[in-house]
Context: one part of a larger RNA
Molecule: large-subunit ribosomal RNA, domain IV
Organism: metagenome
RNA sequence: ACCAGGCAAAGGAACUCUGCAAAAUACUACCGUAACUUCGGGAGAAGGUAGGCUCGUAAUCGUGAAGGUUGCACAACUGGAGCGAAGAUGAGUGGCACAGAAUGGGACUAGCGACUGUUUAUCAAAAACACAGGACUCUGCGAAAUUGUAAGAUGACGUAUAGGGUCUGACGCCUGCCCGGUGCUGGAAGGUUAAAAGGAGGAGUCAGGGCAACUGAAGCUCCGAAUUGAAGCCCCAGUAAACGGCGGCCGUAACAAUAACGGUCCUAAGGUAGCGAAAUUCCUUGUCGGGUAAGUUCCGACCUGCACGAAGGGCGUAACGACUGGUCCGCUGUCUCUGCCUGGUACUCA
Numbered sequence: 001a002c003c004a005g006g007c008a009a010a011g012g013a014a015c016u017c018u019g020c021a022a023a024a025u026a027c028u029a030c031c032g033u034a035a036c037u038u039c040g041g042g043a044g045a046a047g048g049u050a051g052g053c054u055c056g057u058a059a060u061c062g063u064g065a066a067g068g069u070u071g072c073a074c075a076a077c078u079g080g081a082g083c084g085a086a087g088a089u090g091a092g093u094g095g096c097a098c099a100g101a102a103u104g105g106g107a108c109u110a111g112c113g114a115c116u117g118u119u120u121a122u123c124a125a126a127a128a129c130a131c132a133g134g135a136c137u138c139u140g141c142g143a144a145a146u147u148g149u150a151a152g153a154u155g156a157c158g159u160a161u162a163g164g165g166u167c168u169g170a171c172g173c174c175u176g177c178c179c180g181g182u183g184c185u186g187g188a189a190g191g192u193u194a195a196a197a198g199g200a201g202g203a204g205u206c207a208g209g210g211c212a213a214c215u216g217a218a219g220c221u222c223c224g225a226a227u228u229g230a231a232g233c234c235c236c237a238g239u240a241a242a243c244g245g246c247g248g249c250c251g252u253a254a255c256a257a258u259a260a261c262g263g264u265c266c267u268a269a270g271g272u273a274g275c276g277a278a279a280u281u282c283c284u285u286g287u288c289g290g291g292u293a294a295g296u297u298c299c300g301a302c303c304u305g306c307a308c309g310a311a312g313g314g315c316g317u318a319a320c321g322a323c324u325g326g327u328c329c330g331c332u333g334u335c336u337c338u339g340c341c342u343g344g345u346a347c348u349c350a
Stems, first nucleotide, its partner, number of pairs: 001345008010336002014334001019331001027051005036041001038170001052093006060085004067078004094098001105329007112321002117129002133168007145154003171316004176246003181243002183239005190234003196228002201223005208215002247265005274308001275305001286302005
């Protein structure tokens, strides 16, 4: 010096990213217990009092002797001694300390997630995943879906109160507008369109004809136009708890400011309720209020939302949380500011 412990005057978070760590609390009985609440909870809320040992007292509970009565007897009834148990109460008594050890610190407030649960075996336990509940969608059974080349298997020895997929995530109040684009579903008149069918016409070869140029039947071979021809696409509708989207400029009220109001451009439609400097706010330590002597955090408001917003759910919410902020009480070597002690290690010397 380090590691593991013990103690500490006065102060008591001044430490620090943060009360990290430590301290404190702790048991049983009794008293007592708030907001809020889904009436179950919250709650061991909080906060208080008692506690060892000895002796006495009167009850309680268990067991139930002797004796007494009845009876032929087994026995029954009565009787309450003694012993045991857990306390209550009164008095006394010892210690620094009597739940002599082990053994919850508590309160307030906000965010997120309803909850119990699950997870990165080996740096993350969470606000992530799951969840009950909600919704959409597919599937009529040899189901859809998955797997396999197939037979087959799972689904399911199930049958739409069933099974698969996707999203959301208890509960409460709710979930607005847009179908122009993309997707999906439906439609089938018209346009386009494959193989195939079709075979106009053309080419090569060649009998024959022709002095030659050339022409050229049948056959064989090779091209090949029109026409017929499905789904799809174009097209027409529907559909957003499908993928997604949800404006700009200018003017206007008898101070000023603001604009219920008006004009204009664009759009498929221009963000409704609720919430809002937020796990979202750049400017920003926004402004005001609260808390502090002093507060970039925190709480309550405001709304100018750079860039919230309604199942990629919106806003609340009792209970719950080894979650994340802020505050207070208690408590302390975290600190002011260090010291001493015990055990161990390093190191030095022998």